[in-house]
Molecule: transfer RNA
Organism: Nitrospirota bacterium
RNA sequence: GGGCGGAUAGCUCAGUUGGGAGAGCGCAGCCCUUACAAGGCUGAGGUCAGCGGUUCGAUCCCGCUUCCGCCUACCA
Numbered sequence: 001g002g003g004c005g006g007a008u009a010g011c012u013c014a015g016u017u018g019g020g021a022g023a024g025c026g027c028a029g030c031c032c033u034u035a036c037a038a039g040g041c042u043g044a045g046g047u048c049a050g051c052g053g054u055u056c057g058a059u060c061c062c063g064c065u066u067c068c069g070c071c072u073a074c075c076a
Base pairs, nucleotide, nucleotide: 001072002071003070004069005068006067007066010025011024012023013022019056027043028042029041030040031039049065050064051063052062053061
């Protein structure tokens, strides 16, 4: 340099009809307990990496860029 895959909540990750943004863990409050843990209920938390395009409508489709991983070529 070329190819492929990935980037979604604090962490790990789902998300196929293109129209609802989600789960587990973590966090906060309440219940329970002498207390803690476990358990139950409720809640907060999002630039869906960035920019642009297509579309009535984009996490999802297209282009470019950034970062991470893997493969490969060249140089030495």